[in-house]
RNA sequence: GCCGGUGUAGCUCAGUUGGCAGAGCGCUCGCCUUGUAAGCGAAAGGUCAGGGGUUCGAACCCCCUCACCGGCU
Repeated sequence: GCCGGUGUAGCUCAGUUGGCAGAGCGCUCGCCUUGUAAGCGAAAGGUCAGGGGUUCGAACCCCCUCACCGGCU
C1' cells in the first nucleotide's frame, strides 16, 4: 500500500425485507433473612466510533474518516 472483519449501556454481546434501541452480568434501591450470601422485584444507565448523504423515517443502505483485529504484498 491492497483486501476483509469488528466498533451498540460499566463489561460480554443481541438487534436484517429501513419503523418503540434490548438481554445477561454488574451498579443502586426495595422485599426476604437474626445478619450476610443466595433468591425475588424495581429503577438508573446509550450523541448505536465520528462526519456527510439517501429516505417521510437510518444501529441497519451509500460515501469519507478514525480505532482495533486478521490476511496479502